[in-house]
RNA sequence: UUCUCAUCCAGAGUGGUGGAGGGACUGGCCCGAUGAAACCCAGCAACCGGCCUUGAGGCAGUGGUGCUAAUUCCUGCAGGAUGUUCCUGGAAGAUGAGUU
Numbered sequence: 001u002u003c004u005c006a007u008c009c010a011g012a013g014u015g016g017u018g019g020a021g022g023g024a025c026u027g028g029c030c031c032g033a034u035g036a037a038a039c040c041c042a043g044c045a046a047c048c049g050g051c052c053u054u055g056a057g058g059c060a061g062u063g064g065u066g067c068u069a070a071u072u073c074c075u076g077c078a079g080g081a082u083g084u085u086c087c088u089g090g091a092a093g094a095u096g097a098g099u100u
Stems, first nucleotide, its partner, number of pairs: 003098006013041001015040003021031003025076001027074002042068003047064002050059003072092001077089005
């Protein structure tokens, strides 16, 4: 990199360094000098791994990841409804496990 499967309305910082961007992309709408990204620390969660269990499931949080504004912030494509809006599914994306 390819493909498959699962999950994505919960949860988590008044910390330190840093110093202007960030929220994948489109269009919106937001966050940010009352301090963005990034790094460190801290924390959350429990996919893999660990332990218990016939199984369903449960436990811990020392290991491998992940995550810590807003539902994946909304949206894109299709369908539907009681139609200034809302609902359902999909696409795209993210993460994990496996696979090539």
Notes
This is a predicted structure of a 100-nucleotide RNA (SAM riboswitch aptamer (S box leader)) from Acididesulfobacillus acetoxydans. The prediction has a mean pLDDT of 85. It matches the Rfam family "SAM riboswitch aptamer (S box leader)". Its family is annotated with regulation of gene expression in the Gene Ontology.